[in-house]
Context: one part of a larger RNA
RNA sequence: CUGGUCGCCAAACUCGCGGAGGUGGUUCGUUGCGCUGGAUGUUCAAGCCCCCGGCUCAACCUGCCAACUGCUCUCCUUACUGGCGAGCUAGAGUAUGGCAAACGGGGGUGGAAUUUCCUGUGUAGCGGUAGGGUGGUGGAAUUUCCUGUGUAGCGGUGAAAUGCGUAGAUAUAGGAAGGACCACCGGUGGCGAAGGCGACCACGUGGGUUAAUACUGACAAGGAGGUGAGAAAGCGUGGGGAGCAAACAGGAUUAGAUACCGUGGUAGUCCACGCAGUAAACGAUGUCGAGUAGCCGGGGGGAUCCUUGAGAUCGUAGUGGAGCAGAUAACGCAUUAAGUUGACCGCGUGGGGAGUGCGGCCGCAAGGUUAAAACUC
Repeated sequence: CUGGUCGCCAAACUCGCGGAGGUGGUUCGUUGCGCUGGAUGUUCAAGCCCCCGGCUCAACCUGCCAACUGCUCUCCUUACUGGCGAGCUAGAGUAUGGCAAACGGGGGUGGAAUUUCCUGUGUAGCGGUAGGGUGGUGGAAUUUCCUGUGUAGCGGUGAAAUGCGUAGAUAUAGGAAGGACCACCGGUGGCGAAGGCGACCACGUGGGUUAAUACUGACAAGGAGGUGAGAAAGCGUGGGGAGCAAACAGGAUUAGAUACCGUGGUAGUCCACGCAGUAAACGAUGUCGAGUAGCCGGGGGGAUCCUUGAGAUCGUAGUGGAGCAGAUAACGCAUUAAGUUGACCGCGUGGGGAGUGCGGCCGCAAGGUUAAAACUC
């Protein structure tokens, strides 16, 4: 290089952004680089192939022919790729927009609080949203403290004991402090690239989606290096410390019990600013695009229709269930593909040794990353 792979057997980087190289919609013109065909020169000899011939045959040898392939030069073709020029709008991007709330009037009504209908004024960036940040506010509960009531137990377990309690505990009522968390709503519900995000309010902020137009005119997808984000635990400095709780101590259990159970309890968990850069970082499934039967859910905005309602239908971007064709070793997948395909990137090549050693780079350290071999089966 060819061939075959990566859900579960080895193998999709944890996730984004992105310069280089490789890849790229559609139309016309041009060029003729790549591409197609012809001719020129060269492609030593020998060998190989074909045809004769010579050693009695053969190997071998003389001769002749055919070339293969590469390069050079020249002409031709112009479908495709590329270059150049001019366009297009289906990819991509940009801009604009709506309906709530609130308030006023009227009707129905038990509906004033907290009902419903009609109508007027009418504002924010239209609606939805646990997306990120900052500041403020609230709530149940645990713990501790104070005060009252009250008396001998409480707590804990399979059973106990350590522990707490006559210096008045547990229980109960009131008050105070402080930290952490955010029941119900809550939902294979929503949002986010992933990690992840859940009390309420305010401020400022990111992305997505929807509908109709307008604009730019391929501006794109992917991306070795690079760069940023990145759970928990951990580290540094300074705070904070209610509950929980590695380590640790005591009690049990047990043959033992460095555990499971129980009583305590320090780091830590929380905050600010840094570091670290790993996870079964999982859908164990890289990203983007195109094509390919239908059915049933649930959340978002939209359109159409009327019988105006807790309505029906339609298509859309996402999110689930079972299932056909197809592919799969099977399990399972199946328009959210593991099916049919295109572009680019990453990764694997028997088990162990080993994600280790050495070296490099990074880190305060812990360690991370890159990453072998001997040997052995």
Molecule: small-subunit ribosomal RNA, central domain
Organism: Pseudomonas sp. BJ-28